c-di-GMP-I riboswitch aptamer from a Candidatus Acetothermia bacterium, 75 nucleotides, folded computationally. The sequence was found by an Rfam model in a public genome assembly.

RNA sequence: GAAACGAACAGGCAAACUCUUUGCGAAGAGAGGACGCAAAGCCACGGGUCUUAUAUAGAUAGCCGGGUUACCGAA
Numbered sequence: 001g002a003a004a005c006g007a008a009c010a011g012g013c014a015a016a017c018u019c020u021u022u023g024c025g026a027a028g029a030g031a032g033g034a035c036g037c038a039a040a041g042c043c044a045c046g047g048g049u050c051u052u053a054u055a056u057a058g059a060u061a062g063c064c065g066g067g068u069u070a071c072c073g074a075a
Stems, first nucleotide, its partner, number of pairs: 005073002012037002017032006035062001041068003045065003048060004052055001
C1' cells in the first nucleotide's frame, strides 16, 4: 500500500412519533426526535412488498441480492 475484516477513536446517517409541506395514493421534502445502522452513501438491474386515475404508470436503496463510490484502522 492492496484485499478482507469491524475493536477503539474522530466524524457521519436517522426508525417510530410530532409539526409544516408536496402527491389521488404508496410515499417524498423541511424542522424536531433517536429505534437502530460500517455503507441506513448512490443506482430500480433481478427478486420481494406496497400504491393508484390499472398504465408504455408509480413508491420502497432502513426488505434481500447485484453494481458503484467512500471515512477511521486494532486483532